[in-house]
RNA sequence: AAACGGCUAACCCGACCGAAAGGCGGCGUCGCAAAAUCACCGGCCUAAAGAGCAUGCGCUCCAUGGCAGCGGGAUCGCCGAA
Numbered sequence: 001a002a003a004c005g006g007c008u009a010a011c012c013c014g015a016c017c018g019a020a021a022g023g024c025g026g027c028g029u030c031g032c033a034a035a036a037u038c039a040c041c042g043g044c045c046u047a048a049a050g051a052g053c054a055u056g057c058g059c060u061c062c063a064u065g066g067c068a069g070c071g072g073g074a075u076c077g078c079c080g081a082a
Base pairs, nucleotide, nucleotide: 006032007031012026013025014024016023017022030069036075037074038073040072041071042070043067044066045065050061051060052059053058
């Protein structure tokens, strides 16, 4: 640079799970050379329970919950001008 292929963002659907973030399945195909896997580090999202404040039913803090398609790192991996 190619080839065979792969995955699937958003939207939508679900008599599914969850407090939520989000996950799972289906549709879909923005994109991705690791958009395969892993929460070790940073970052980001949510705030149930808990704590504090308010006493008018709220506000604030907080991860033990999440995001691997935010970055780093680790592990495995297709093709070949290499």
About this RNA
A computed fold for an 82-nucleotide RNA from a soil metagenome, annotated as c-di-GMP-I riboswitch aptamer.